[in-house]
RNA sequence: GCAGCGUUCGUCUAGUGGUCAGGACACCGGCUUUUCACGCCGACGACACGGGUUCGACUCCCGUACGCUGUACCA
Numbered sequence: 001g002c003a004g005c006g007u008u009c010g011u012c013u014a015g016u017g018g019u020c021a022g023g024a025c026a027c028c029g030g031c032u033u034u035u036c037a038c039g040c041c042g043a044c045g046a047c048a049c050g051g052g053u054u055c056g057a058c059u060c061c062c063g064u065a066c067g068c069u070g071u072a073c074c075a
Stems, first nucleotide, its partner, number of pairs: 001071007010025004018055001028042004048064005
């Protein structure tokens, strides 16, 4: 350089065109407990970036960035 795959809350993960994007853990607040832990309730929190298609895009297409894998060339 080329090819393939991937990028979603702090972390992990679900979501194959119509969900104000769901869940678990963590953090924070509350309840419970003599205290802590466990448990229960609540709150906060994400679609890498740009463009296109569409009535409608996390989802399909193109480009860019980053990561992983494979491979070629040079030294």